Molecule: Glycine riboswitch aptamer
């Protein structure tokens, strides 16, 4: 002096898939009757179905062991990726929010 990687942080993009049902509350409107009425609404909440996959978690694939003079394999074991794949958690109307993931800036100092 020159400067890999990775974290935290800030920006930018960033998909999918129920205005399902029922209970219970709540909410509005009605009336000869004001009620343990009746109607509607779908705000919560718990359950039942259905579906969606991109927080997070499960599952495998490389690789190694096993293997011996040497080289290839078995069963079994280690290891251990994803946008695959499962749907336990999470989510399913726009809007919000949340998102892996990509970009960038930033740090850092092999």
């Nucleotide at each position: 002096c020159a400067g890999a990687a990775a974290a935290a942080u800030u920006c930018u993009g960033g998909a999918g898939a129920g205005c399902g049902a029922a209970a219970c509350a709540g909410g509005c409107a009605u009336c000869c009757g004001c009620g343990u009425a009746u109607g509607c609404c779908g705000u919560g909440u718990u359950u039942c179905c259905a579906c969606c996959g991109a927080a997070g978690g499960g599952g495998c694939a490389a690789g190694c062991c096993g293997c011996u003079c040497g080289g290839a394999c078995a069963a079994g074991g280690c290891g251990g990726a994803a946008u695959c794949u499962c749907u336990c958690a999470g989510g399913u109307a726009c809007a919000a929010g949340g998102g892996a993931c990509a970009g960038a800036a930033g740090g850092g100092g092999a």